[in-house]
RNA sequence: UAUGAAAAAACCAAACCAGUCGUGAGAUUGGGACGGAAAGUCACGGGUCUUUUCGGUGCUGGUUUUCCCCUGAUUCUGUUUUGAGAUAGCCGGACUGCCAUUU
Numbered sequence: 001u002a003u004g005a006a007a008a009a010a011c012c013a014a015a016c017c018a019g020u021c022g023u024g025a026g027a028u029u030g031g032g033a034c035g036g037a038a039a040g041u042c043a044c045g046g047g048u049c050u051u052u053u054c055g056g057u058g059c060u061g062g063u064u065u066u067c068c069c070c071u072g073a074u075u076c077u078g079u080u081u082u083g084a085g086a087u088a089g090c091c092g093g094a095c096u097g098c099c100a101u102u103u
Stems, first nucleotide, its partner, number of pairs: 002101003011036002016031006034089001040095003044092003047087005054078003061070002
C1' cells in the first nucleotide's frame, strides 16, 4: 500500500424494555443483540426526518350590507422551502485506527 479467504485477540450494539433530557426528529444511561472491518470521529455535499421558524390553507371568533381586513384550530400542507435542528447504523467526502494476510 492493497485485501478481509482462513484463524485468533479485542471492539461496537439495531429493534424492544426501563430511567433521564428534548415541543419534536432524536440524544443519553442500563438491560438486550439485528447486524457491523471503521457501526471510530467530523453535518462538508446530497437524501430522509423534526420544528414553538417561514409561506400557503383557514375551523372558530371579531368587523362589515357584501368584498376586503384582523384572529389563527390538538387543522391540513410545502413540488423550485426562509431559518433552526436530528440522522455519521441512508449515500458520498475528510481525518484517524485494531487484528491477519500482503507489498
The prediction has a mean pLDDT of 80. Predicted 3D model of a 103-nucleotide RNA (c-di-GMP-I-GGC riboswitch aptamer) from a Desulfobacteraceae bacterium. Lineage of the source: Bacteria > Pseudomonadati > Thermodesulfobacteriota > Desulfobacterales > Desulfobacteraceae. The model forms 95% of the base pairs in the Rfam consensus.